[in-house]
RNA sequence: GUCCUCGUAGCUCACCUGGACAGAGCGGCAGAUUCCUAAUCUGCAGGUAGUAGGUUCGAGCCCUACCGAGGACG
Numbered sequence: 001g002u003c004c005u006c007g008u009a010g011c012u013c014a015c016c017u018g019g020a021c022a023g024a025g026c027g028g029c030a031g032a033u034u035c036c037u038a039a040u041c042u043g044c045a046g047g048u049a050g051u052a053g054g055u056u057c058g059a060g061c062c063c064u065a066c067c068g069a070g071g072a073c074g
Base pairs, nucleotide, nucleotide: 001073002072003071004070005069006068007067010026011025012024013023019057028044029043030042031041032040050066051065052064053063054062
């Protein structure tokens, strides 16, 4: 330098035939239970889906450019 894959909540990941308020587990906070703690149960908060454009009635999902991570080749 060229090409490929990936970038979604604090962490690990779903959601991949575009359809309407984006989810789970762990973690955090509160409560229940307990003499207390742990464990268990219930509830709550937390994301403008890497950035910026474009296509579309509608985009996390399609296209383009950039940024970042990993890999292959030279």